[in-house]
RNA sequence: UAUCUAUCCAGAGUGACUGAGAGACCUGGCUCGACGACGUCACAGCAACCACCGUGAGACGAAUUACUCUCGUCGCAUAUUCACGGAAAGGUGCUCCCGCCAGGACCGAUGGAGU
Numbered sequence: 001u002a003u004c005u006a007u008c009c010a011g012a013g014u015g016a017c018u019g020a021g022a023g024a025c026c027u028g029g030c031u032c033g034a035c036g037a038c039g040u041c042a043c044a045g046c047a048a049c050c051a052c053c054g055u056g057a058g059a060c061g062a063a064u065u066a067c068u069c070u071c072g073u074c075g076c077a078u079a080u081u082c083a084c085g086g087a088a089a090g091g092u093g094c095u096c097c098c099g100c101c102a103g104g105a106c107c108g109a110u111g112g113a114g115u
Stems, first nucleotide, its partner, number of pairs: 003113006013043005021032003025104005044095003048092003052086006058074005099107001
């Protein structure tokens, strides 16, 4: 990279550099851009997933004659998590506009798993 999966109408800006297109691809539109867009860097910020903490449920194990209570785990096995909340910003990510609108395409981006 391929593959699977979740999300993509919320949130979050200043400065410097560069200098002409940009909005992933195609088509038709539309919007932004020398009052400097897009991009890069610095600082700052936001909080989606993973990581952290807690609660509840479920499953399993220990203990027990057995049940309840209690303790432990969410991995290894045939199977084995889910939901909510919190703190923080560790790993990524993000900080114009509904992924700009519609259609098309084995579509695109980000996170996680996995290889």
Molecule: SAM riboswitch aptamer (S box leader)
Organism: Kocuria sp. HSID16901